[in-house]
RNA sequence: GGAGUCGGUCGGGCAGCCGCGCCGUCCGUUCGCGGGCGGGGAGGAAAGUCCGGGCUCCAUAGGGCAGGGUGCCAGGUAACGCCUGGGGGGCGCGAGCCCACGGAAAGUGCCACAGAAAAUAUACCGCCAAGCCGCGUUCCGGCGAUUGCCGGAACACGGCAAGGUAAGGGUGAAAUGGUGCGGUAAGAGCGCACCGCGUCGCUGGCAACAGCGGCGGCAGGGUAAACCCCACCCGGAGCAAGACCAAAUAGGGGGACACGCAGCCUUGUGCUGCACGCGCGGCCCGCGCGGGGUCCCCGGGUAGGUCGCUUGAGGCGCACGGUGACGUGCGUCCCAGAUGAAUGGCUGUCCACGACAGAACCCGGCUUACAGGCCGGCUCCCCAC
Numbered sequence: 001g002g003a004g005u006c007g008g009u010c011g012g013g014c015a016g017c018c019g020c021g022c023c024g025u026c027c028g029u030u031c032g033c034g035g036g037c038g039g040g041g042a043g044g045a046a047a048g049u050c051c052g053g054g055c056u057c058c059a060u061a062g063g064g065c066a067g068g069g070u071g072c073c074a075g076g077u078a079a080c081g082c083c084u085g086g087g088g089g090g091c092g093c094g095a096g097c098c099c100a101c102g103g104a105a106a107g108u109g110c111c112a113c114a115g116a117a118a119a120u121a122u123a124c125c126g127c128c129a130a131g132c133c134g135c136g137u138u139c140c141g142g143c144g145a146u147u148g149c150c151g152g153a154a155c156a157c158g159g160c161a162a163g164g165u166a167a168g169g170g171u172g173a174a175a176u177g178g179u180g181c182g183g184u185a186a187g188a189g190c191g192c193a194c195c196g197c198g199u200c201g202c203u204g205g206c207a208a209c210a211g212c213g214g215c216g217g218c219a220g221g222g223u224a225a226a227c228c229c230c231a232c233c234c235g236g237a238g239c240a241a242g243a244c245c246a247a248a249u250a251g252g253g254g255g256a257c258a259c260g261c262a263g264c265c266u267u268g269u270g271c272u273g274c275a276c277g278c279g280c281g282g283c284c285c286g287c288g289c290g291g292g293g294u295c296c297c298c299g300g301g302u303a304g305g306u307c308g309c310u311u312g313a314g315g316c317g318c319a320c321g322g323u324g325a326c327g328u329g330c331g332u333c334c335c336a337g338a339u340g341a342a343u344g345g346c347u348g349u350c351c352a353c354g355a356c357a358g359a360a361c362c363c364g365g366c367u368u369a370c371a372g373g374c375c376g377g378c379u380c381c382c383c384a385c
Base pairs, nucleotide, nucleotide: 001381002380003379004378005377006376007375008374009373010372012350013349014348015347016346017345018344020041022039023038024037025036026035027034028033043356047367048366050365051364052363053362054361055238056237057236058235067234068233069232070231071230072086073085074084075083076082087101088099089098090097091096102229103228107227108226109223110222111221124169125168126165127164128163131160132159133158134157136155137154138153139152140151141150142149143148177195178194179193180192181191182190196218197216198215199214200213201212202211203210204209242307243306244305245304252298253297254296255295256294257293260274261273262272263271264270265268276290277289278288279287280286314333315332316331317330318329319328320327321326351354
């Protein structure tokens, strides 16, 4: 100098003017509020709502079933599917990165196409000794004057049927441990050595696991984010949770006052007549309307309002313990809390010209989005001294 990897941090700056909502304080007030001053006013993800917890209400003796989740080991934590450290496997020269990483020698299911066979195994090509048939060469014997004919043996080739084999080829994402030597007709854990696997023991480690040694020729394809088995965890709903205050109107309950008489039958808040009250200005007749009304008290709900609401597993600094996540102690700080819902707009100036995006009960995580800048650790390559 170049390439890379891991971690942390910032997320336009400054000034002026105008505005919005919250808190404190002072003044004024017609008690509705208004004004002055001071303080603080979105994020690293406020997002997705995917996990875990606090808080609230409901449910709940204990245990089980069902359902859901997690899944190497140890630790951290309020808890977790998060984090830290370690083990194992994979990738990278390396720093480092990735992994749902329990069980397939409990049971069931599935494995397209191709292929003989996809799982109680099996045999397409090939390889192999013996058998039978055909043909050729060589040798031996016999016959014949010769070409030749007959018989036998060995070897090579071709064919046939029944076998042996799983080395090799071929199919497939995957084919019944791998390599080598021996062995064999050819082969084969058939035998042996090493690797792998299983099992037993010893050593190291809290453990996952690792190392060493003995034994067993060796069970056995893959798939459990397929059913399933094993171990552990989980009650439900969510701030529109939930609590309090409380109109108007219409229902509900109670009390006081007035609450007539007769007839009928369908026995009712019934009908009819008379009486009563009201209206037609008063009175009589007549007509219409009314039969439950007036007042007071209590209770629930609604509108509306208040609380929940932000001091919290809190931030920062220092010390100590720990490899670390983190914990303990001391000091210090208060840092949005709205509810049609504030956190903004304009101007000037500077620069590298500004991304993703906006709280709504709170907190710990994960995941996703993100212009660009800064800081630090480490690795590899090249060059110079």
Background
A computed fold for a 385-nucleotide RNA from Lamprocystis sp. (in: g-proteobacteria), annotated as Bacterial RNase P class A. Lineage of the source: Bacteria > Pseudomonadati > Gammaproteobacteria > Chromatiaceae > Lamprocystis. RNAcentral holds the sequence, with entries from ENA. It matches the Rfam family "Bacterial RNase P class A". The family's RNA type in Rfam is ribozyme. Its family is annotated with tRNA processing, ribonuclease P activity and dimeric ribonuclease P complex in the Gene Ontology. Of the family's consensus pairs, 95% are formed in the model. A source record names the gene rnpB.